[in-house]
The part of an RNA shown here (large-subunit ribosomal RNA, domain I) has 482 nucleotides and comes from a Phycisphaerales bacterium.
Context: one part of a larger RNA
RNA sequence: GGCACACGGGGGAUGUCUCGGCGUCAAGAGGCGAUGAAGGACGUAGGAACCUGCGAAAAGCCACAGGGAGCCGGUAACCGGGCCUUGAUCUGUGGAUAUCCGAAUGGGGCAACCCAACCAGCAAUGGUUAUCGCAUGCUGAAUGCAUAGGCAUGCGAGGCGAACCCGGAGAACUGAAACAUCUCAGUAUCCGGAGGAAAGGAAAGCAACCGCGACUCCGUGAGUAGCGGCGAGCGAAAGCGGAUAGCUGUGAACCGUGCGAACACUCUGGAAAGAGUGAUCAAAGAAGGUGACAAUCCUGUAGCACGGGGUAGCAGCGCAGCCCUUGAGUAGCGUCGGGCCCGUGAAACCCGGCGUGAACAUGGGGGGUCCACCCUCCAAGGCUAAGUACUCCUUGACGACCGAUAGUGAAGAAGUAAGGCGACUGAAAGAUGAAAACUUCCCUGGCGAAGGGAGUGAAAGAGCAGCUGAAACCGUGUGCCU
Numbered sequence: 001g002g003c004a005c006a007c008g009g010g011g012g013a014u015g016u017c018u019c020g021g022c023g024u025c026a027a028g029a030g031g032c033g034a035u036g037a038a039g040g041a042c043g044u045a046g047g048a049a050c051c052u053g054c055g056a057a058a059a060g061c062c063a064c065a066g067g068g069a070g071c072c073g074g075u076a077a078c079c080g081g082g083c084c085u086u087g088a089u090c091u092g093u094g095g096a097u098a099u100c101c102g103a104a105u106g107g108g109g110c111a112a113c114c115c116a117a118c119c120a121g122c123a124a125u126g127g128u129u130a131u132c133g134c135a136u137g138c139u140g141a142a143u144g145c146a147u148a149g150g151c152a153u154g155c156g157a158g159g160c161g162a163a164c165c166c167g168g169a170g171a172a173c174u175g176a177a178a179c180a181u182c183u184c185a186g187u188a189u190c191c192g193g194a195g196g197a198a199a200g201g202a203a204a205g206c207a208a209c210c211g212c213g214a215c216u217c218c219g220u221g222a223g224u225a226g227c228g229g230c231g232a233g234c235g236a237a238a239g240c241g242g243a244u245a246g247c248u249g250u251g252a253a254c255c256g257u258g259c260g261a262a263c264a265c266u267c268u269g270g271a272a273a274g275a276g277u278g279a280u281c282a283a284a285g286a287a288g289g290u291g292a293c294a295a296u297c298c299u300g301u302a303g304c305a306c307g308g309g310g311u312a313g314c315a316g317c318g319c320a321g322c323c324c325u326u327g328a329g330u331a332g333c334g335u336c337g338g339g340c341c342c343g344u345g346a347a348a349c350c351c352g353g354c355g356u357g358a359a360c361a362u363g364g365g366g367g368g369u370c371c372a373c374c375c376u377c378c379a380a381g382g383c384u385a386a387g388u389a390c391u392c393c394u395u396g397a398c399g400a401c402c403g404a405u406a407g408u409g410a411a412g413a414a415g416u417a418a419g420g421c422g423a424c425u426g427a428a429a430g431a432u433g434a435a436a437a438c439u440u441c442c443c444u445g446g447c448g449a450a451g452g453g454a455g456u457g458a459a460a461g462a463g464c465a466g467c468u469g470a471a472a473c474c475g476u477g478u479g480c481c482u
């Protein structure tokens, strides 16, 4: 030095667990804000820090209701001091207070700071003073009447918020195996606006000589008809089948509160819920907890009662539609664009810019150039539930979802620590024990660290570096080989 065995150190895999996540379904809610939001800064408890709560009335104040014995939030004890059956802590509802910043709004400003004016009041202190829009009143130029402007008062707006929705503006990479029309795509992105949904909507519509009867959404029609350097690719509609439907009454569901059955002994054990013996309840043998595995110990569960609720269903009535002043610089045409499956095509139809410009129901639009016949509808005013889309958020239930390198980035101070001038990037870190009973006392030691006894405990080879404790790696002992 190697190999083997034994015993250790080290390390933190594995197993088991879960206050955390992920997803689905159902219901709710779908907004907050000048009565100052969202989000923050700084404070606030007798005692440092962070989180939570709160705001100089500061882990709180008042009222009512519930509740009924303890309480003074968490890490988190300790010391000190209080409250409470004259009902505290706690829960719900309503109210009071609510510093400073922030739309931030008296002016300024490098957010959480600086500096005012006016009114009321002896003072302390309180209040008003941004901008824009609308309305009303007063005033009022050049300029006579006016108007612009100015002032005052009242009302409204402003900002934030995850997706869904409507409108305005609108790419490129890419694909076409290059690339320009085309595609990506009216997508991403930006802007404006709104609602719990939005939009659309009551035929100047389709259809085809039969007929239908607002709109929206789904399925089909159909990758069809079509469009297309007829390339890449893009891509309908009618029809058919469904979803949906007003008022009144009753009223499952659902929500809140309450009631809510039934077990003993023996044995093992640290502990019984285990084993044994004998019982009981069950409209309850879901689940969680309790010193191991509990229907009958605790919380619950099934069920029931009361209150709320007003959905599905049921009954009766009704049968998505309505309203007005009935729509002219409109329809059409020319020209230039855009939208439709439609890339200018024979290109209708719809929308817009510019120019032009009718008829008036004895009229007008459409039926894919155009004309006739026929059919159909009535533009140039407006409103409209349901069916449909979404989930920042609340509650409940569930999962052939994860189980700490997984599951959210985040099961602990997590968008924290840390990095970056900044935009931004962004972790790691869970488990003693049934209960802290967390080692009084003795010894070694530097008045150490650490260890050895003793004690607690079922266990300390469970000792806060704490369940289990794999491997790499490092040792000690013994044997064999060299």
Base pairs, nucleotide, nucleotide: 001481002480003479004478005477006476007475008474009473015467016431017430020402021401022399023398024397025396026395027394028393029391030390031160032159039101040100041099042055043054044053046079047078049075050074051073061095062094063093064092065091066090070083071082072081106115107114108113116129117128118127119126120125131157132156133155134154135153136152137151138150139149164195165193166192167191168190169189175182179229205212206211216243217242218241219240220239226234227233246317247316248315249314250313254308255307256306257305258304259303263278264277265276266275267274279296280295281285287299288298289297321383322382323381324327332356333355334354335353336352337351338350339349342368363378364377365376366375367374418425419424438466441453442452443451444450

The RNAcentral record of the full RNA draws on ENA. Model confidence (mean pLDDT): 85 of 100. Its Rfam family is "Bacterial large subunit ribosomal RNA". Gene Ontology terms of the family: ribosome and structural constituent of ribosome. NCBI's taxonomy places the organism under Bacteria, Pseudomonadati, Planctomycetota, Phycisphaerae, Phycisphaerales.